The RNA shown here (transfer RNA) has 71 nucleotides and comes from Exocentrus adspersus. The sequence is in RNAcentral, with records from ENA. It matches the Rfam family "tRNA". About the family: Transfer RNA (tRNA) molecules are approximately 80 nucleotides in length. The family's RNA type in Rfam is transfer RNA. Rfam links the family to the GO term triplet codon-amino acid adaptor activity.

[in-house]
RNA sequence: GUUGAAAUAGCUCAAAGGGAGAGCGACAGACUGAAAAUCUGGAGAGCUUGGUUCAAUCCCAAGUUUCAAAA
Repeated sequence: GUUGAAAUAGCUCAAAGGGAGAGCGACAGACUGAAAAUCUGGAGAGCUUGGUUCAAUCCCAAGUUUCAAAA
């Protein structure tokens, strides 16, 4: 250089045009003499730019980064 894949919450991952979710973690509260465990609660995210669309995490194009394959 070529081909393919991936980028979503602090971490690991879903969802696949119309409500952005789970587990763990962090925080607060309940419980306890105090912790742990348990229960409850809210907070917390779309790689960037442009396009299509009434509407884009999702479709298209370009770019960036990472991974893999062949040679």